[in-house]
RNA sequence: CUCUUAUCAAGAGGGGUGGAGGGACCGGCCCUGUGAAGCCCCGGCAACCAGUCCGCGAGUGGUGCGGACCAGGUGCCAAUGCCGGACAGAAGCGGGAGCUUCUGGACGAUAAGAG
Numbered sequence: 001c002u003c004u005u006a007u008c009a010a011g012a013g014g015g016g017u018g019g020a021g022g023g024a025c026c027g028g029c030c031c032u033g034u035g036a037a038g039c040c041c042c043g044g045c046a047a048c049c050a051g052u053c054c055g056c057g058a059g060u061g062g063u064g065c066g067g068a069c070c071a072g073g074u075g076c077c078a079a080u081g082c083c084g085g086a087c088a089g090a091a092g093c094g095g096g097a098g099c100u101u102c103u104g105g106a107c108g109a110u111a112a113g114a115g
Base pairs, nucleotide, nucleotide: 001115002114003113004112005111006110007109008108013042014041015040016039017038021031022030023029025085026084027083028082043077044076045075048073049072051069052068053067054066055065056064081107087104088103089102090101091100092099093098
């Protein structure tokens, strides 16, 4: 980097350094010299993976599913993934172009696995 699966309306910030950007992209709307990003320290949230234990099913080998505990590896700590955004379906509105809402999906992020 590519692919697969799962999740994305909950939750959780202080200090130092730095010195103008940041919220992926586009549009909007926000945050920011009452100090952005980045880096460092400390703290916190959560529970994907790992670990421990229990239950269920099965061909009793693995393994699968569910639950409890824990917090080692990641992740995260403004705003629903801040809101909308390819495309498809449904409903409604409009003379029409088209608009609104919902669902799927796309895009993105993170985890785990594969290449």